[in-house]
Context: one part of a larger RNA
RNA sequence: UGACGGGGGCCCGCACAAGCGGUGGAGUAUGUGGCUUAAUUCUAUGCAACGCGAAGAACCUUACCUGGCCUUGACAUGUAUCUCUAAGCACGUGAAAGCGUGUGAGUCUCGAAAGAGACAAUUUACACAGGUGCUGCAUGGCUGUCGUCAGCUCGUGUCGUGAGAUGUUGGGUUAAGUCCCGCAACGAGCGCAACCCCUGUGAACUGUUGCCACGUCCUUGAUUGGGCAGCACUCUGUACAGACUGCCCUGUGAAACGGGGAGGAAGGUGGGGACGACGUCAAGUCAGUAUGGCCCUUACGGCCAGGGCUGCACACGUACUACAAUGCCCAGUACAGAACGAUCCGAGACCGCGAGGUGGAGGAAAUCUAGUAAAACUGGGCUCAGUUCGGAUUGGAGGCUGCAACUCGCCUCCAUGAAGCCGGAAUCGCUAGUAAUGCCGUAUCAGCUACGACGGCGUGAAUACGUUCCCGGGCCU
Numbered sequence: 001u002g003a004c005g006g007g008g009g010c011c012c013g014c015a016c017a018a019g020c021g022g023u024g025g026a027g028u029a030u031g032u033g034g035c036u037u038a039a040u041u042c043u044a045u046g047c048a049a050c051g052c053g054a055a056g057a058a059c060c061u062u063a064c065c066u067g068g069c070c071u072u073g074a075c076a077u078g079u080a081u082c083u084c085u086a087a088g089c090a091c092g093u094g095a096a097a098g099c100g101u102g103u104g105a106g107u108c109u110c111g112a113a114a115g116a117g118a119c120a121a122u123u124u125a126c127a128c129a130g131g132u133g134c135u136g137c138a139u140g141g142c143u144g145u146c147g148u149c150a151g152c153u154c155g156u157g158u159c160g161u162g163a164g165a166u167g168u169u170g171g172g173u174u175a176a177g178u179c180c181c182g183c184a185a186c187g188a189g190c191g192c193a194a195c196c197c198c199u200g201u202g203a204a205c206u207g208u209u210g211c212c213a214c215g216u217c218c219u220u221g222a223u224u225g226g227g228c229a230g231c232a233c234u235c236u237g238u239a240c241a242g243a244c245u246g247c248c249c250u251g252u253g254a255a256a257c258g259g260g261g262a263g264g265a266a267g268g269u270g271g272g273g274a275c276g277a278c279g280u281c282a283a284g285u286c287a288g289u290a291u292g293g294c295c296c297u298u299a300c301g302g303c304c305a306g307g308g309c310u311g312c313a314c315a316c317g318u319a320c321u322a323c324a325a326u327g328c329c330c331a332g333u334a335c336a337g338a339a340c341g342a343u344c345c346g347a348g349a350c351c352g353c354g355a356g357g358u359g360g361a362g363g364a365a366a367u368c369u370a371g372u373a374a375a376a377c378u379g380g381g382c383u384c385a386g387u388u389c390g391g392a393u394u395g396g397a398g399g400c401u402g403c404a405a406c407u408c409g410c411c412u413c414c415a416u417g418a419a420g421c422c423g424g425a426a427u428c429g430c431u432a433g434u435a436a437u438g439c440c441g442u443a444u445c446a447g448c449u450a451c452g453a454c455g456g457c458g459u460g461a462a463u464a465c466g467u468u469c470c471c472g473g474g475c476c477u
Base pairs, nucleotide, nucleotide: 007477008476009475010474011473012472013471015467016466019430020429021428022427023426026321027320028319029318030317031316032315033314034312035311042053064307065306066305067304068303069302070301073128077127078126079125080124083121088103089102090101091100092099093098106119107118108117109116110115130296131295133294134293135292139290141285142284143283144281146279151190152189153188154187155186156185157166158165159164170181171180172179196273197272198271199270201241202240204238205237207235210231211230215228216227217226218225244267247261248260249259250258251257323423327382328381329380330379331378332377341368344363345362349358350357351356389420394415395414396413397412398411399410400409436459437458438457439456440455441454442453
């Protein structure tokens, strides 16, 4: 000077408390450990590994295993050499790769032609290629974490023999080293805040593919539907306004600031996002790529077929579905936002109980797909039961994608109808349009293990006395 303390003081955070909903028990999905295996490729391991890398493991992917093959190589550059082919096509063998045989006469320049030269290609040889082999404790870059915590420093001056101190401490205040006052300090930088994006209000402009008030025409049982005209409204988009403690009252002697009020769509950071200081963990990544060193070089490189990554006494994490009546089933009926679409989205119509099929109007989209979003609401049934709860498992019959669903895909229908009656010790999330709950969309993608991830909208709570305690953090001592 730091760090630490079951030392002290002050302060903060869904840290506790107050509440709501879960996990831990069941079944299934998924990841991990372990075990097994020819192989079950590799990495990630307290918080900060475990629905992580993986925004898609049937083949491919694929790095693993077994077997069959290749050796200047699947790929790059160069030198020398050989041949006239290469690409393509055909045949044999084979699981394919590969190997063997035949056919096949390229491009450019010169030339009248014959032909010559060059390029490309092949053979051989050599430099080299190649390596998801090792080292993240040799590295770059990127990332996690403490933590969006309020801190971390510098110049000059002053103090101290010096390490260093001061400033940055103190009194107030703030979300904040935010601001004010004081002070041997005076200033400054990186952080904080603001500047950026989305959202909430208004006016202006814009007016099709959007809108439909007034007018008009046609239509309807109808104030129903459609056309024209129109841009008023909604909306799309552009640029602007608006919020600054600006105004009033008040707290203390003052300031900063706090409390209350008015006006306002919004009030004291309006809500959300992006943004992450100096550094810590030799944190993570050599398997994204890059890269030093080491190692392999007829193999630790390359190609192919099949298998494996999906194995299953077990253990853990994360989720989904439930155990029911605030529920389940049936019928009727209402209201979204965001995003996608050309090897794509696919309407009406027809076939099928259905998954789906036939067909192809329209749409490179405010035009078409396109509406029926579900929970909600209305009516009816069930009456507390392992049930009209729950749906695992299994049998049968089908559909779709794809060379190919045996290992190992998804979906539909019929039948079957396990466990489960709210979960021990323990433990997690959340303070408002939040939790809880309902549905929709997208990326990856032939298809799909999506119940995952990332977005969107609907319905929509309870509670916070307080800071003694648990956890983490900041300042002073």
Annotation:
Small-subunit ribosomal RNA, 3' major domain from an uncultured bacterium, 477 nucleotides, folded computationally. The prediction has a mean pLDDT of 81. Rfam family: Bacterial small subunit ribosomal RNA.